[in-house]
RNA sequence: UCACCCCGCGUGGGAGAGUCCCCGGCCAGCCGGGGCGCCGAAGGGGCAAACUCCCCGGAACCUCUCAGGCACCCAGGACCACGCGGAUCAG
Repeated sequence: UCACCCCGCGUGGGAGAGUCCCCGGCCAGCCGGGGCGCCGAAGGGGCAAACUCCCCGGAACCUCUCAGGCACCCAGGACCACGCGGAUCAG
């Protein structure tokens, strides 16, 4: 001096699933709540093989749907790309 990886921030992209029924408000088309139905890519839970004498441990975009989400918009959104900062450390 310092790549990859890791953490944080910013920008861009980013799927899925009813506006079906009822109620309330009201600027009459929208908002909120409830019911049932549905989705999985925030989060959360569960599990395999290898590994191991054995046990424990042991992943996910797999699974469960607790949470979250389901007209449009907004918001959120795993993940991807780029940039900045931090940490660490091959070279």